[in-house]
Molecule: SAM riboswitch aptamer (S box leader)
Organism: Lysobacter sp. HDW10
RNA sequence: AUUCCAUCCAGACCGGCAGAGGGACAGGCCCUUUGAAGCCGGGGCAACCUGAGGCGCAAGCCACAAGGUGCCAACUCCUGCGGGGGCCCUCGGGCUUGCCGGAAGAUGGUUG
Numbered sequence: 001a002u003u004c005c006a007u008c009c010a011g012a013c014c015g016g017c018a019g020a021g022g023g024a025c026a027g028g029c030c031c032u033u034u035g036a037a038g039c040c041g042g043g044g045c046a047a048c049c050u051g052a053g054g055c056g057c058a059a060g061c062c063a064c065a066a067g068g069u070g071c072c073a074a075c076u077c078c079u080g081c082g083g084g085g086g087c088c089c090u091c092g093g094g095c096u097u098g099c100c101g102g103a104a105g106a107u108g109g110u111u112g
Stems, first nucleotide, its partner, number of pairs: 004109005013042005021031003025080004043072003047069003051064001053062003076104001081101003084097005
């Protein structure tokens, strides 16, 4: 890298350098010189792994120290494919929907 599994409507910033982009992609819609991306320092959040602690004969349960990743605008910002619902219709279909299931993506673990 890839396979598999799980989660994704919650949460979380300040300063310095820097100087125009960024939100995966496409269509929208947003953020951004009242400084984007990136880099650095400090801080924070808590999804997964890990595992100090307590309870328990054990299986396990509770709440989480330190650590490994991750993350700190908007539901994964919305939609993308299929189904269901509602409305309209020339009965071919069209519009709409914080409904359901997928696809794609992100993160963690796993496998190689």